The RNA shown here (transfer RNA) has 74 nucleotides and comes from a Bacteriovoracaceae bacterium. It matches the Rfam family "tRNA".
RNA sequence: GCACUGGUAGCUCAACUGGAUAGAGCACCAGCCUACGAAGCUGGGGGUUAGGGGUUCGACUCCCUUCCAGUGCA
Numbered sequence: 001g002c003a004c005u006g007g008u009a010g011c012u013c014a015a016c017u018g019g020a021u022a023g024a025g026c027a028c029c030a031g032c033c034u035a036c037g038a039a040g041c042u043g044g045g046g047g048u049u050a051g052g053g054g055u056u057c058g059a060c061u062c063c064c065u066u067c068c069a070g071u072g073c074a
């Protein structure tokens, strides 16, 4: 340099053939429980879906471009 794969919450990951308000587990916060903790139970906060642009009635999803990581080739 070229090709491919990936980038979604603090972390690990879902989200179907483009369609409802983007979810789960862990973590975090509060309450319950306990003599106090841990565990358990209940509730809660947390997202520019890597950045920008485009297509569409509608985009995490499709197209273009940039950035980052990985793999292969040279």
Stems, first nucleotide, its partner, number of pairs: 001073007010026004019057001028044005050066005